[in-house]
RNA sequence: CCCCCCGUAACUCAAUGGUAGAGUAACUGCCUCUUAAGCAGAGAGUUGGAGGUUCGAAUCCUCCCGGGGGGA
Numbered sequence: 001c002c003c004c005c006c007g008u009a010a011c012u013c014a015a016u017g018g019u020a021g022a023g024u025a026a027c028u029g030c031c032u033c034u035u036a037a038g039c040a041g042a043g044a045g046u047u048g049g050a051g052g053u054u055c056g057a058a059u060c061c062u063c064c065c066g067g068g069g070g071g072a
Stems, first nucleotide, its partner, number of pairs: 001071007010024004018055001027041004048064005
């Protein structure tokens, strides 16, 4: 310098153009002498950033940032 992949909740990951979700963790309540375990509940998001396409973008396109891999 060139090519490819990844970036979504605190963490691990879904959602492949039409309401952004699950598990774990944390929080609240029940239970317990207390803790853990168990049960129940309610939350938590600028989908890395900026622009574009579209009636509509996490999703498609461009640039930038960060991480990983390959080639020279």